Small-subunit ribosomal RNA, 3' major domain from Trichopus zeylanicus subsp. travancoricus, 476 nucleotides, folded computationally. The organism belongs to Trichopus zeylanicus, within Eukaryota.

[in-house]
Context: one part of a larger RNA
This record gives sequence, structure tokens and C1' cells, in this order.
RNA sequence: UGAUGUGGGCCCACAAAAGUGGUGGAGAAUGUGGUUUAAUUCAAUGCAAAGCAAAGAACAUUACCAGGGCUUGACAUGCCAUGAAUCCUCUUGUAAGAGAGGGGUGCCCUCGGGAACGCAGACACAAGUGGUGCAUGGCUAUCAUCAGCUUGUUCCAUAAGGUGUUGGGUUAAGUCCCACAAUGAGCACAACCCUCGUGUUUAGCUUCCACCAUUGAGUUUGGAACCCUGAACAAACUGCCGGUGAUAAGCCAGAGGAAGGUGAGGAUGAUGUCAAGUCAUCAUGCCCCUUAUGCCUUGGGUGACACAUGUGCUACAAUGGAUGGGACAAAGGGUUGGGAUCCCACGAGGGUGAGCUAACUCCAAAAAUCCAUCCUAAAUUUGGAUUGUAGGCUACAACUCGCCUACAUGAAGCCAGAAUCGCCAGUAAUCACCGGUCAGCCGUAUGGCGGUCAAUUCCUUCUCGAGCCUUGUACA
Repeated sequence: UGAUGUGGGCCCACAAAAGUGGUGGAGAAUGUGGUUUAAUUCAAUGCAAAGCAAAGAACAUUACCAGGGCUUGACAUGCCAUGAAUCCUCUUGUAAGAGAGGGGUGCCCUCGGGAACGCAGACACAAGUGGUGCAUGGCUAUCAUCAGCUUGUUCCAUAAGGUGUUGGGUUAAGUCCCACAAUGAGCACAACCCUCGUGUUUAGCUUCCACCAUUGAGUUUGGAACCCUGAACAAACUGCCGGUGAUAAGCCAGAGGAAGGUGAGGAUGAUGUCAAGUCAUCAUGCCCCUUAUGCCUUGGGUGACACAUGUGCUACAAUGGAUGGGACAAAGGGUUGGGAUCCCACGAGGGUGAGCUAACUCCAAAAAUCCAUCCUAAAUUUGGAUUGUAGGCUACAACUCGCCUACAUGAAGCCAGAAUCGCCAGUAAUCACCGGUCAGCCGUAUGGCGGUCAAUUCCUUCUCGAGCCUUGUACA
């Protein structure tokens, strides 16, 4: 100087407390371990692996396994010979491939040849999701959006080092003020960026409708006040008043204001820690393979199942379930697309194909909610697993292994032990909607979006985890 202590002091955080809803018990979904297997490809393993890489495993993807094939190779550059190429037919084969036949000559041209493409040959080589993340780059997680990390010059010390960065206040903050052998500076903090919240100006197409007419309908004429959409500005700074404080920084209360003390949310992640993760995104050193650890193809597997475990979903009901009727969003996506209308079907869906390259049209019905009626405490009009039958859709193909519909079937479950997790406001809880990936979809996932809308916070004693100062140490 660090590290560390069931030493001390100060301080912070959904850390505890206060409250609320869960997990742990049930069923099924999904990931992992284990076991099994020809293969169940591989990576990730406390927090910081486990609905993770995977924003979509029937084939393909695919890296795994079993067959069947290829060996200058599926791909790149170089040499030589030959044929332009594309195309058509037949045999064999699960396919890949192998064998045979036919037709056919183009473009440029200095007539030598050349370009592009096919096929054969020899070699340099290609290829490798093979190994090593403990050889690496790059990227990323984590402590942590925690407030720290460092340096020039000076001064102190024999030196390692110290000082500054400490002390008194204060802050979300090494934020700011004051003091001080220190005085400056840099990286983080904050601000600058984006979204939301208010207003003004401007623009009214496809948006809107107060006034003027008009219609079944903002439908049309008219208008741009309002709403809304896009752009540019303004606005918040402890600026003002009072108290408090050291006449400071600040803190408390108030006014005005759409918003008040960082207005709310996001992006933004210092020096470093964990030989953290990734050689399977990519790149790359070294090692290994080269008739195979490379390449093509068919089928299978990644979906197995005594069990263990993580994360979500649905429930156990009356604050509910069922039936009928009525109402209110936001944000997205669409031309190989989204598909109105009408007809058929109990339905999934089928037929038809208007307008839409979208503020115009379509997806699109918002659902919780409200009104009315039924159910009356029961394994039930709860719950929906499981199974049977009949169908629909996508796709070359739904057996292993897809989703959806109808009818029938109607399991466990009556609020869950020890333990444990999230969350302080438009938050939790609850309700639906949309997107990406995508032929289809195993999505109950994930990323967004709005609707309805709580309870509690005495406080810092205790638990966990940080930060600063101080102190002990046979540790480095």
C1' cells in the first nucleotide's frame, strides 16, 4: 500500500421492515440434469447456466446416427486437352449418382485466337460446426449507472509510498461550498441525444367539423376554429417569496405554472474484477484430418422416459361460470401480401375477389367492463388434462413429429410444508391487441401496445449487498 475481521463510526439500496401478488403442492407447456439410445449434435452450470444461443428442428435447417455414393472434390485461383452452352429422350437407382442416345451452334475477333459455360487429366491446393476461449482479436455478461479511477508540477518520507482524493457541512453523485502543503488537469457523474407531458407559429393530402348548406353516412360543397398528424421554436433555472444554515453550498415550506427541485422513461456503463462466456456469428496463432474428422444423398435422431430440477401457463371458483344484448383503445403489419362483400358449412374452412403500394383500404372482433336471465356451495353449469370418432388447412410429404374444428369422454386439483421471488404509482395486479421469425407451426415463449387500476412505507434494530473514514492482523 492492499486484502481481511461475528472490530468501530457514517451512509445507501424493494436490502430489511410495512404491504401486495406469486413460486414451492395439482395438470399440462418448455428448458436442463440424469438414464436410455445406432444417434438422442454442440455450447451455456451460484448470483452473472437452465422459455439461454434458437426472431420459429416434419424434409431442409443439421452440425448427430445407419445405409448408398464421390475423391482436385459442393466452393476459389493457376496449367493442358476437348466440346460452345442451355435443351430433349431412355435404362438403372429410395435419392444422390451411374450408363446410353438425340438435337444444336451462338457472342467478340487483328482469323492466330478470346470471353462465358460443360466435361476429362496431372499437381499446387481446396474443405473441416475437428482441438485449444488457459495462445488470441472482436463482441458480451457481472460487480454497477456503484461513485469511483488516475495524472503533471510542488511538498513530505531513506525507500515502498504519501499528499492532492483528507476534515466540517451538503448531494442521487469525488455534486457543490468552506477549511487545509498543496495547486492544476483527465476518464467516469451531470449536461448535450431520443420518447412522453404544455403552449405558440406553420402545413391541412388521406385527418378534423364550430359556423354555412347537404346526406343513409363528415357523404358532398364549404371551412382549418377545435381534434389530430409532421416540422420549427418557447418553457423549469432553486428563477421568485418566507424560514433555516456559517452572510456558503444546500435543505424545508409556499406562490405562480401543463410540469418543481434529476418532471417521467430510455439510450449512454470509468479504472478494473471473475485465466467469467464465446475458436459453433466472424476473424485468427499453433496442433490434427486429407479415398476422410472433407463433400452429396435417402431414412432416422435432436420430440426417447423410472426420476430430479428451473421458468412461465391454466386452475382450484359466486369479486365466479354460462347465454343474449350494448360501449370504449393504443401501437403495429400488408402486393409471391393483407383480404372487404355475398354464398355454402354447426365449425375449422371452402367459393367469389371490391377497394388497398395505405392518416384513404384490409388484418380488426378489442377484452376485461355495463345491462338482463340462469346456476346456489356440489368435485358442481367448477376445472379442463387424457382418450375415441369424424373433419379442415399448409406442404413433394403431417407415421415417427404440425396446427385448427365438431361431437363424445371429463383426470388431478377445494389455495399448497420447510423455504423462496417480484413490486412504491398510472407501479403491482388484471384484461385483451399487435409485431418479428414464418409455407405451416408445436408461442402458454419473446419484443411492443394500450384498457381497468390498488395497498403500504413507523423506521434503519436486525438479514443480504455496496461506498467512505478509522482500527487490529503471525496474510500478500
Record summary
Its Rfam family is "Bacterial small subunit ribosomal RNA". Rfam links the family to the GO terms structural constituent of ribosome and ribosome. Its mean pLDDT, the model's own confidence on a scale to 100, is 82.